[in-house]
RNA sequence: GAGAAAGGCACCCCCGUCGCAAGGCGGGUCCGCAAAGCCACGGGGCUCCGGGAGGGAGCCGGCCGGGUUGCCGAA
Numbered sequence: 001g002a003g004a005a006a007g008g009c010a011c012c013c014c015c016g017u018c019g020c021a022a023g024g025c026g027g028g029u030c031c032g033c034a035a036a037g038c039c040a041c042g043g044g045g046c047u048c049c050g051g052g053a054g055g056g057a058g059c060c061g062g063c064c065g066g067g068u069u070g071c072c073g074a075a
C1' cells in the first nucleotide's frame, strides 16, 4: 500500500461438539480483512462466583493500543 500478481483468512447464520456461561473447536457459508498470522501486556467489553467490596476465576486478538513474525514490489 497498487486499477498489480500469487495466494491467505473467514463476519452473521446453520449443523455437530465442549463449557454453568461468556465463548472455544470442526464442517458449511463468505460480510469483510494488507497482517482478520501469533501473543491476554495495557485499555475496554462480556461471563461466572460472592451479602458486598477497590474481591476471585474465566472469555473476547474480526473492539482499540502495544509486542513479534510473514507475501509482493508500482508510487
Stems, first nucleotide, its partner, number of pairs: 001072001008033002013028006031062001037068003041065003044060006

c-di-GMP-I riboswitch aptamer from a soil metagenome, 75 nucleotides, folded computationally. Its Rfam family is "c-di-GMP-I riboswitch aptamer". Gene Ontology term of the family: cyclic-di-GMP binding. Its Rfam clan is "c-di-GMP_I riboswitch clan". The prediction has a mean pLDDT of 85.